[in-house]
RNA sequence: ACAAUGGAGAGUUUGAUCCUGGCUCAGGAUGAACGCUAGCGGCAGGCCUAAUACAUGCAAGCCGAGGGGCAGCACGGGUUUCGGCCUGGUGGCGACCGGCGCACGGGUGCGUAACGCGUAUGCAACUUACCCACUACAGGGGGAUAGCCCGGGGAAACUCGGAUUAAUACCGCAUAAAGCAGGGAACUCGCAUGAGUUUAUUGCUAAAGAUUUAUCGGUAGUGGAUGGGCAUGCGUCUGAUUAGCUAGUUGGUGAGGUAAUGGCUCACCAAGGCUACGAUCAGUAGGGGGUCUGAGAGGAUGAUCCCCCACACUGGUACUGAGAUACGGACCAGACUCCUACGGGAGGCAGCAGUAGGGAAUAUUGGGCAAUGGGUGAGAGCCUGACCCAGCCAUGCCGCGUGCAGGAAGACGGCCUUAUGGGUUGUAAACUGCUUUUGUAAGGGAAGAAAAAGAUCUUGCGAGAUCCCUUGCCGGUACCUUACGAAUAAGCACCGGCUAACUCCGUGCCAGCAGCCGCGGUAAUACGGAGGGUGCAAGCGUUGUCCGGAUUCAUUGGGUUUAAAGGGUACGUAGGCGGACUGAUAAGUCUGUGGUGAAAGCCUACCGCUUAACGGUAGAACUGCCAUGGAUACUGCCAGUCUUGAGUGCGGUAGAGGUGAGUGGAAUUCAUGGUGUAGCGGUGAAAUGCAUAGAUACCAUGAGGAACACCGAUAGGGAAGCCAACUCACUGGACCGUAACUGACGCUGAGGUACGAAAGCGUGGGGAGCGAACAGGAUUAGAUACCCUGGUAGUCCACGCUGUAAACGAUGCUCACUCGAUGUAUGCGAUAAACAGUAUGCGUCCCAGCGAAAGCGUUAAGUGAGCCACCUGGGGAGUACGCCCGCAAGGGUGAAACUCAAAGGAAUUGACGGGGGUCCGCACAAGCGGUGGAGCAUGUGGUUUAAUUCGAUGAUACGCGAGGAACCUUACCUGGGCUCGAAUGCUAAGUGCUAUCCUCAGAGAUGGGGAGUUCUUCGGACGCUUAGCAAGGUGCUGCAUGGCUGUCGUCAGCUCGUGCCGUGAGGUGUUGGGUUAAGUCCCGCAACGAGCGCAACCCCUAGGUUUAGUUGCCAGCAUUUCGGAUGGGGACUCUAAACCGACUGCCUGCGCAAGCAGUGAGGAAGGCGGGGACGACGUCAAGUCAUCAUGGCCCUUACGCCCAGGGCGACACACGUGCUACAAUGGCCCGUACAGAGGGUAGCCACACGGUAACGUGAAGCCAAUCUCAAAAAGCGGGUCUCAGUUCGGAUUGCAGUCUGCAACUCGACUGCAUGAAGUUGGAAUCGCUAGUAAUCGCGCAUCAGCCAUGGCGCGGUGAAUACGUUCCCGGACCUUGUACACACCGCCCGUCAAGCCAUGGGAGUUGGGAGGACCUGAAGGCAGUUGCUGUAAAGGCGCUGUUUAGGGUUAAACCAGCGACUGGGGCUAAGUCGUAACAAGGUAGCCGUACCGGAAGGUGUGGCUGGAACACCUCCUUU
Repeated sequence: ACAAUGGAGAGUUUGAUCCUGGCUCAGGAUGAACGCUAGCGGCAGGCCUAAUACAUGCAAGCCGAGGGGCAGCACGGGUUUCGGCCUGGUGGCGACCGGCGCACGGGUGCGUAACGCGUAUGCAACUUACCCACUACAGGGGGAUAGCCCGGGGAAACUCGGAUUAAUACCGCAUAAAGCAGGGAACUCGCAUGAGUUUAUUGCUAAAGAUUUAUCGGUAGUGGAUGGGCAUGCGUCUGAUUAGCUAGUUGGUGAGGUAAUGGCUCACCAAGGCUACGAUCAGUAGGGGGUCUGAGAGGAUGAUCCCCCACACUGGUACUGAGAUACGGACCAGACUCCUACGGGAGGCAGCAGUAGGGAAUAUUGGGCAAUGGGUGAGAGCCUGACCCAGCCAUGCCGCGUGCAGGAAGACGGCCUUAUGGGUUGUAAACUGCUUUUGUAAGGGAAGAAAAAGAUCUUGCGAGAUCCCUUGCCGGUACCUUACGAAUAAGCACCGGCUAACUCCGUGCCAGCAGCCGCGGUAAUACGGAGGGUGCAAGCGUUGUCCGGAUUCAUUGGGUUUAAAGGGUACGUAGGCGGACUGAUAAGUCUGUGGUGAAAGCCUACCGCUUAACGGUAGAACUGCCAUGGAUACUGCCAGUCUUGAGUGCGGUAGAGGUGAGUGGAAUUCAUGGUGUAGCGGUGAAAUGCAUAGAUACCAUGAGGAACACCGAUAGGGAAGCCAACUCACUGGACCGUAACUGACGCUGAGGUACGAAAGCGUGGGGAGCGAACAGGAUUAGAUACCCUGGUAGUCCACGCUGUAAACGAUGCUCACUCGAUGUAUGCGAUAAACAGUAUGCGUCCCAGCGAAAGCGUUAAGUGAGCCACCUGGGGAGUACGCCCGCAAGGGUGAAACUCAAAGGAAUUGACGGGGGUCCGCACAAGCGGUGGAGCAUGUGGUUUAAUUCGAUGAUACGCGAGGAACCUUACCUGGGCUCGAAUGCUAAGUGCUAUCCUCAGAGAUGGGGAGUUCUUCGGACGCUUAGCAAGGUGCUGCAUGGCUGUCGUCAGCUCGUGCCGUGAGGUGUUGGGUUAAGUCCCGCAACGAGCGCAACCCCUAGGUUUAGUUGCCAGCAUUUCGGAUGGGGACUCUAAACCGACUGCCUGCGCAAGCAGUGAGGAAGGCGGGGACGACGUCAAGUCAUCAUGGCCCUUACGCCCAGGGCGACACACGUGCUACAAUGGCCCGUACAGAGGGUAGCCACACGGUAACGUGAAGCCAAUCUCAAAAAGCGGGUCUCAGUUCGGAUUGCAGUCUGCAACUCGACUGCAUGAAGUUGGAAUCGCUAGUAAUCGCGCAUCAGCCAUGGCGCGGUGAAUACGUUCCCGGACCUUGUACACACCGCCCGUCAAGCCAUGGGAGUUGGGAGGACCUGAAGGCAGUUGCUGUAAAGGCGCUGUUUAGGGUUAAACCAGCGACUGGGGCUAAGUCGUAACAAGGUAGCCGUACCGGAAGGUGUGGCUGGAACACCUCCUUU
């Protein structure tokens, strides 16, 4: 500078992610409807359904200046018996003749897919009343007819006959050209038929008058204007599950018809015409300007307004006319309604109102012709439901109002709350001041009106100027002024996310909400109510519909390896697209100009209503079409040329390419013969089967069929399917080299044609092996399977059919371009086994780029070009119906209803696997001892009970909560009682009566009665009473919680920051190679660091040093009652505080290192010395509301509290944990030795005595290194028992006792005597333990009056065995792999059957609908004819005949739809049945095609695929 004013997303698939993909929402709009609500005005709009039926009124008349006339009215005149009668004379005028109009205006959208509409052209093929301009003319006659009058018929509608009469009605005659018709000549023009002009000639056709004398009319012709008719190009919905249609059909000639062309109609002739660029058929629909939406392109729509078309009860038909096949005309047929005297008639609101009906739903039976417009008339005028106004309706758009300012005690009330308080409603209210739009009252009060007519003037006409009179539905409305007074005026929806707006109560998967996701199962911001808030506002929501968002049909602007989607493959028709150069042309293309693109609308500017909506004026725009001039790069067309695309020739090469014929050996089976004997065969193990009638095995011979080991290879060939022994014949293609030939001959390819694995089908062969079905045997809960033994179709051949596969590279064909590395096959080059070359194939890896990612990557899924095919959410369904193909099986094409909010792809993190690898653990193994059997103890389940209180329930409940149930505890039951309460705290007052003791009743609580004393530093303390405030609950919810705890697990893991990688979830770090008990450490590495865990720091224990020395110790010294007893001592033991010590530090070997190994050294201890405390992120909604605490809910003369008794201790039974045993490594008796750690004053108790004993009686010491419990036991020594239900074992029971305690009945322990059960080592199965451990032995403590303790927690004594090893079981860790799991395998999930609901297919049939065919019949009308009648004749009419035709009837078939006994599958539905098919190697890998079989998923055969895991081997690639 130019151009432009314009484009937003969100929710929902997942544990999370990215993608694909559908569903849903936010916006705008509406002729709307419904719900709630409602003050006013302006401007618009208002039957979308039944083109259903219509009562009543109105919607088209006008003209006496065309006519005869005069019914009714008025006036005049005449007459009168005052009732009236006569009189067209006047104003006027019904009916009638005549003229113009009625074809406009108004309504509706049935039909119509069409030249109907739109747009642009053409008519040389036409017409146009009224209007305008011009030219010419209007002479002279005639006969009728309506009306009126008379008469007849009929209920009526109406109609018939007779007589008479007029015209601007009708008919001859005259005139007659520029008009029409015929043939002729000349000139000009046109794309053609042809047209125009001039000219001579023949024939034919006109007229009307009225009157106030100024005009209005009449006839013929030409031109114009306006309106119309016809034709043509282009555009104009859906279905191909409609593919062929057509007989006036297509064309010609002639004729008819029309305003006019034309099969428009007819005769004859020809056989054409339309169609994949969609004919025909079916369905739907008036078209356009526009309207809504959208950034646009588009999509949807066609109300109101404008243009066109079509229709007027349904169908047909013409007449009149300038114009109609005529909405308020006619005729006929049909349906319906009405009248009727039953003979016959009448009618058509899709005009305006209105009614009924239908419907979710749409208005007044209003006023006026004042304006605008129309008809008519000379005009006044008349008519006008067109129109202008008013009424109803929030139906829409627009505007206004419901007040404004001040006002904090932040009032009352409401709601919430952590509640003597606070928050919020809220300056909101009250209150004070102000204003007055609106409202009410009063007063004033419009614009919309211009005229016309009449008069005067000007003028040739047309017309113009001036003057004057009259005219307003709306409407006393709009508007203006004054007064009064906050006075008259706010609702609706929503508040989980999307989406602005939050709390309480009620409810408890109920009631309900919901647009999508989804809320509701006792703490619901999601239901209902309330308070509060948000949004919009005289409206607000809901519902329906359209566009948008949706790039979700993609022209703009999509895709197809795996998400939906490449045809199984090729050849090829139409079509689409197409190499290089030159010239010509100008169709496409670009550009200038002209015409058109109606108005309204949209947009812009200005203007008018107070503003706006609304309206006016102007501009722009209308992206289009037509015509014309120009440009010529590109495309097309034409002509010529070229060789590089393509092909041919020539010379070579490789190959399981194909077809046919022949040949060969190995093996299986069978047959025969032989040898030979008892088994063979088969499996996880077996059995069926074969075999003494001789199998299997071995040998020989023979037969037959099928397949071709080695070579052999991610090798080769082929379009694909596919192709493998060898030889021959015939034959297709490819590649390399060469550059002789042709000269774009090319690419793709809808339809079409051919080929097309396996299975299958038909006919005929063949049949060794294998082998669906089938049979048997196994397995199993079953086993219609997997395994085994048999075995038929089939597999093979020939011919024919079928035509499908995971027919796959899940990747269409062709061409061009775009880094590299490497292998291989076959050529060329080359002397070559070498090689940086080159071509065509087959592979692997990778750059850029692409991709959602995985991945692809010169063999593209990259970048482009061309053509074809295909996709558009999942299911229903590749199903149904129809059609085509097939012998059948079936194949091809291919829906809908209904239903869901997903279905899906890739990748991520987990979890899981009857996947893999590595590693660890008393995990297995190796050992030792147990449990499971017995008796008893104890806990649990179950059962029982008035109650057997409650909790804990795989591991991780069950000698657990409980570390002490006779009462108490105690929570349970029965019974008796209390009701501000049994307990505690605080405040205030009072009091020292109470408390305590005695007594009575009672089971006791309790109640009655009696006695009766506080301490004091005088502050008070203590207790009690009273009053008040807080009661109380072991009632529920551990799934509302805190705290605490168990478990995985003392497993080695779990994370973070920064960086890097990835679109992202996420990864990396943390993986890898080693190493460790360990994510311990080392090395490597896009990681570098860090945190919680591990380890260490802490405690105990093992050695030492120092310090200290009582209650401990005693070497030496002294004393001694001989006892560390005493003096003394600190040496030792010990005690208890600090410290040292151990770190792979040293050595050797191995190793890069970390580290490992060693019968190493040293050391008390050696490779974390042993043990403890300590438990990461998290998991199990794990456990506990009954330890405690606590939210919410619940009870309140009870679910609280007190008391007595009972129960928690029951007992057919089942399980867990233990004790004691079954004995001799033992029991019993006697003797004897050695601990540690603890406890003790309501206690431990020495010692003495009594008792057989438990214990009792006395009694010293000790608040403890002092005294005591206290004896340790196993052990050792000696004795006895001798293998037995015992001298084992001790249960059970009896008797007698002891102790504790208020009290041992239910229900204590202990003692003595007696009794002396089961049990002789324990089935399946299962537990613990790796060293001071197991085993075994005793001791102590807590709780506690006592004790049901064999339990628990500790202590020491004695003191083993075994570990080859990691295959297996269990648990765990890491890496990896698969996954359809993520509530995470206790997962997911398939099919039959049963039940309910829903839509749908078939179905004997049945009912209805529209369209068409054939035949019969056939109204009105048209056309044609006509011997009849009429007419003076003619024209014509009537009649009759023929033809055409609406309608009617008959009939056969097709199509569409409804119903339909019965029947098929499908879908959906918290908890039905049977199995377990799929997802992991899903336990037989799965899947595809096909065939057979089976309750069902499914199984098996055959061929194919990897979208299969794992292992081994081979080959190749990359890196070092």
Predicted 3D model of a 1520-nucleotide RNA (small-subunit ribosomal RNA) from Catalimonadaceae bacterium JC749. It matches the Rfam family "Bacterial small subunit ribosomal RNA". Its Rfam clan is "SSU clan". Its family is annotated with structural constituent of ribosome and ribosome in the Gene Ontology. NCBI's taxonomy places the organism under Bacteria, Bacteroidota, Cytophagia, Cytophagales, Catalimonadaceae.